[in-house]
Context: one part of a larger RNA
RNA sequence: GCCUACGAGCUGCUAAUACAUUGCAAGGGUAAAAUUUUAUAAAUUGUACCCGUAGCGAAAGCGAGUCUGAAUAGGGCGUUUAGUAAUGUGUUGCAUGCGCGAAACCGUGUGAUCUAGCCUCGGUCAGGAUGAAGGGUGGGUAAAACCAUCUGGAGGUCCGAACUAAUGUGGGUUGAAAACCGCUUGGAUGAACUGAGGCUAGGGGUGAAAGGCUAAUCAAACUCGGUGAUAGCUCGUUCUCCCCGAUAUGUUUUGAGGAACAGCCUCGUGGUUAGUUUGCUGGAGGUAGAGAUACUGAUUGGGCUAGGGCCGUCACAACGGUACCAAACCCAGACAAACUCCGAAUACCGGCAUAAUAUACACGGGAGUGAGGGUCCGAGCGAUAAGGUCCGGAUCCGUGAGGGAAACAACCCAGAGCUACAGCUAAGGUCCCUAAAUUUUGACUAAGUGAAUUAAAGAAUGUUUGCUCGCAUAGACAGCUAGGAUGUUAGCUUAGAAGCAGCUAUCAUUUAAAGAGUGCGUAAUAGCUCACUAGUCAAGCAAGCAAGCGUCGAUAAUACUCGGGGCUUAAGUCAAAUACCGAAGCUUAGCACUCGUAAGAGUGGUAGGGGAGCAUUCUAAUCAGCGUUGAAGAUGAGAGGUGACUCUUGUUGGAGCGUUUAGAAAUGAAGAUGUAGGC
Numbered sequence: 001g002c003c004u005a006c007g008a009g010c011u012g013c014u015a016a017u018a019c020a021u022u023g024c025a026a027g028g029g030u031a032a033a034a035u036u037u038u039a040u041a042a043a044u045u046g047u048a049c050c051c052g053u054a055g056c057g058a059a060a061g062c063g064a065g066u067c068u069g070a071a072u073a074g075g076g077c078g079u080u081u082a083g084u085a086a087u088g089u090g091u092u093g094c095a096u097g098c099g100c101g102a103a104a105c106c107g108u109g110u111g112a113u114c115u116a117g118c119c120u121c122g123g124u125c126a127g128g129a130u131g132a133a134g135g136g137u138g139g140g141u142a143a144a145a146c147c148a149u150c151u152g153g154a155g156g157u158c159c160g161a162a163c164u165a166a167u168g169u170g171g172g173u174u175g176a177a178a179a180c181c182g183c184u185u186g187g188a189u190g191a192a193c194u195g196a197g198g199c200u201a202g203g204g205g206u207g208a209a210a211g212g213c214u215a216a217u218c219a220a221a222c223u224c225g226g227u228g229a230u231a232g233c234u235c236g237u238u239c240u241c242c243c244c245g246a247u248a249u250g251u252u253u254u255g256a257g258g259a260a261c262a263g264c265c266u267c268g269u270g271g272u273u274a275g276u277u278u279g280c281u282g283g284a285g286g287u288a289g290a291g292a293u294a295c296u297g298a299u300u301g302g303g304c305u306a307g308g309g310c311c312g313u314c315a316c317a318a319c320g321g322u323a324c325c326a327a328a329c330c331c332a333g334a335c336a337a338a339c340u341c342c343g344a345a346u347a348c349c350g351g352c353a354u355a356a357u358a359u360a361c362a363c364g365g366g367a368g369u370g371a372g373g374g375u376c377c378g379a380g381c382g383a384u385a386a387g388g389u390c391c392g393g394a395u396c397c398g399u400g401a402g403g404g405a406a407a408c409a410a411c412c413c414a415g416a417g418c419u420a421c422a423g424c425u426a427a428g429g430u431c432c433c434u435a436a437a438u439u440u441u442g443a444c445u446a447a448g449u450g451a452a453u454u455a456a457a458g459a460a461u462g463u464u465u466g467c468u469c470g471c472a473u474a475g476a477c478a479g480c481u482a483g484g485a486u487g488u489u490a491g492c493u494u495a496g497a498a499g500c501a502g503c504u505a506u507c508a509u510u511u512a513a514a515g516a517g518u519g520c521g522u523a524a525u526a527g528c529u530c531a532c533u534a535g536u537c538a539a540g541c542a543a544g545c546a547a548g549c550g551u552c553g554a555u556a557a558u559a560c561u562c563g564g565g566g567c568u569u570a571a572g573u574c575a576a577a578u579a580c581c582g583a584a585g586c587u588u589a590g591c592a593c594u595c596g597u598a599a600g601a602g603u604g605g606u607a608g609g610g611g612a613g614c615a616u617u618c619u620a621a622u623c624a625g626c627g628u629u630g631a632a633g634a635u636g637a638g639a640g641g642u643g644a645c646u647c648u649u650g651u652u653g654g655a656g657c658g659u660u661u662a663g664a665a666a667u668g669a670a671g672a673u674g675u676a677g678g679c
């Protein structure tokens, strides 16, 4: 993991409440008990008692009223009548109360054969080394001390087996082993190691102390019991079809992943048109926008001008000036969520019409929900960040399948009762993968730009179109040939300054034309060149602005790539046109069910509410039921039913089993890291 079996809303109560059915009804019912009987039970008694028929008040009490109150006021609660009993079902309460699940808490006991410490009686420690005290002998001393040597054999002494421990490392890690194996290592006469027997017991023991150990269990052992502890938590919860169908919000909460009440769903009852749409019409409003001698605040420039600063005249006082600062005022400009002289659209509240196959409201039974999320629009917070966060409006996902977007909960199209090898369309597509145009017309792009998610500032004779303004057959533009001069080396400056360091001026002449000089150059000259002119050539040329499509700018991590192939007058981009494809949409044909008198309309669906059924086991009656001429069960085939399922029949099997009507349940498994067995 699979198979088979088992496996979860049951039961009790003189309980509560609602609905359904039945009996009786202003009444309804008996309980215990007793009597009779066919002794299971039923019938007959039994009126204690319970509910209802009247309420109000704390009560005395009064009573269709009563309480409050001074009140004959007002107000509160009542008064217009239906109940009661049994049974069933839904829900609730009390009980383990749908099933499995803690860590824990308490009580009675059992454990020191493991291990910790202690007690009693025992056992063990190869070999080697070192050589304390003491002693002998000799020396030495007045005697000692002291020295030498021999002896001696001390020690939580040294080295190192047994023994004991466990330092490092390799292996092992579904192990050979629930702590081991190899190498290495510490202690090894001691606070040593060890055998047997005994003692200490669970908030207790024992502990050279690690919260260690106390039988593979220890921040409180194990066993049984209280016990089905409790679990606002997690998981699971078993047949079918039909109708409707949510919530993720508000208030409060030792409350925040739970509840209570409300909101939203469902079922029943009720009265009734109260609900919704659209049009017209009447209201209330201060948002969007807009505005500035309409306020508050903020604000740029100018004017005018208090006040101040600075400067001048100046002993003081006073005066003058001012490219300084600046209130108020004036002109022009311009800002605001907490500004408004103004001021919409929507939305909201009424009225009158209007449309639609009907909602809305009230009361009662049953819920679930109270973690929401994405997109677009309007705001706040944040950085006009976030798949961010918090509100408001809409929508979808949630609970929604189908088509498109390569794939893709919420983006686009569109809401799936069933069947169809029928048709038309939507979004989106039509070269091939891939259903349908290699369709038509006119442009653009050369960058594979692009073609189904973005690039900026900036740069450029890319290219196309438009506009403006110049020059040009009296010859432009580009090229080539020639000229490009004179006063003069202008003046000043300077060592020099001659077109060309700098300053000033920038005239005149000769000319077809030529600047007191455009750039290079020289120490300064020189030299080259340009402007400008002529010739040659022969038809367009120069500048600016705007727009379209492209280029560069351009760096991201597995793989070049538009989904791919591949695409260049396109299969790209822009503008237009026609045809076709394309969905569970719409239509067509048939069928089913729900609602409705009908015509007709409807039938996606999680939590959840409601309705109708199937099957299993047992009980009672029933079919003068079936069965060795073959029951149940098993296993094939066929048929019926929307389905749960049912019927017929072959084979097997070998003795029981069913129909109908009621009733009662240990009544349906794929799930619970479910339990047991098997593989």
Base pairs, nucleotide, nucleotide: 001679002678003677004676005675006674011095012094013093015092016091017090018089019088020087021086022085023084024083027051028050029049033045034044035043036042037041055062056061065077066076067075068074098236099235101233105226106225107224109222110221116200117199118198119197120196121195122194123193124192125190127159128158129157130155134151135150136149137148138147139146163187164186165185168183169182170181171180202218204214205213206212239613240612241611242610243609244608249262250261251260252259253258263369264368265366266365267364268363269362270361274359276355278353279352280351281350282349283348289342290340291339296336297335300332301331302330303329305326307325308324309322310321311320312319313318372397373396374395375394376393377392378391380389381388402413403412404411417591418590419589420588422587423586424585428581429580430579431565432564433563437578439577440576441575442574443573444572450567458552459551462549463548464547465546466545467544468543470541471540479536480535481534482533483532485509486508487507490504491503492502515530519528520527592603593602594601595600614668616665617664618663619662620661621660623658625657626656633652634651635650636649637648638647639646640645
Molecule: large-subunit ribosomal RNA, domain II
Organism: Chloroherpetonaceae bacterium